[in-house]
RNAcentral holds the sequence, with entries from ENA.
Transfer RNA from Chlamydiae bacterium RIFCSPHIGHO2_12_FULL_49_11, 72 nucleotides, folded computationally.
It matches the Rfam family "tRNA". Its family is annotated with triplet codon-amino acid adaptor activity in the Gene Ontology. The family's RNA type in Rfam is transfer RNA.
Its mean pLDDT, the model's own confidence on a scale to 100, is 83.
RNA sequence: GCUGGCGUAGCUCAAUGGUAGAGCGCCCGACUUGUAAUCGGACGGUUGAGGGUUCAAGUCCUUUCGCCAGCA
Numbered sequence: 001g002c003u004g005g006c007g008u009a010g011c012u013c014a015a016u017g018g019u020a021g022a023g024c025g026c027c028c029g030a031c032u033u034g035u036a037a038u039c040g041g042a043c044g045g046u047u048g049a050g051g052g053u054u055c056a057a058g059u060c061c062u063u064u065c066g067c068c069a070g071c072a
Base pairs, nucleotide, nucleotide: 001071002070003069004068005067006066007065010024011023012022013021018055027041028040029039030038048064049063050062051061052060
């Protein structure tokens, strides 16, 4: 330099173009003499950034940034 993949909650990851979710974690509560474990609930997201298509974009197109892999 070229090609491909990935980027979504604090972490690990989902999500046929149609209300962005789960597990873990954190917080609150229940249980317990107390802690852990277990159970219930709440909080937490400008979906890496810009632009475009569409009635509607995490998803499609494009530019760009970062990471990884392959080729040279």